[in-house]
RNA sequence: AUGAAGGGUGCGAGAGAGACCCUUCUAAGGGCGCCGAAGGGGUAAUCUGCAAAAUGGCCGGUUUGCGGAGAAACUCUCAGGCAAAAGGAUCGCAUCACGACG
Numbered sequence: 001a002u003g004a005a006g007g008g009u010g011c012g013a014g015a016g017a018g019a020c021c022c023u024u025c026u027a028a029g030g031g032c033g034c035c036g037a038a039g040g041g042g043u044a045a046u047c048u049g050c051a052a053a054a055u056g057g058c059c060g061g062u063u064u065g066c067g068g069a070g071a072a073a074c075u076c077u078c079a080g081g082c083a084a085a086a087g088g089a090u091c092g093c094a095u096c097a098c099g100a101c102g
Base pairs, nucleotide, nucleotide: 007096008095009094010093011092012091013090018032020031021030022029023028033082034081035080039078040076041075042074046069047068048067049066050065051064052063053062
């Protein structure tokens, strides 16, 4: 189920940061300075595994140590970006497939 969530496609909206200097075949390369909203990395509470310690024994609980899972629009700036174009998280509408969450 008169189709959840998530996904694809189309349309619309969509920020930030040097049109910096040099080279140059205008696509880029190098240098310095910056941005966060493609992507990617990190991380809290919490949950969980193992080991050890204390307690007369067991369970449980506690403490310590070593792991695993665990969010972002927070953070890093690897990638990407810093006129226009392109891209762009996210939002709205439509549509396609899927099929049960919210």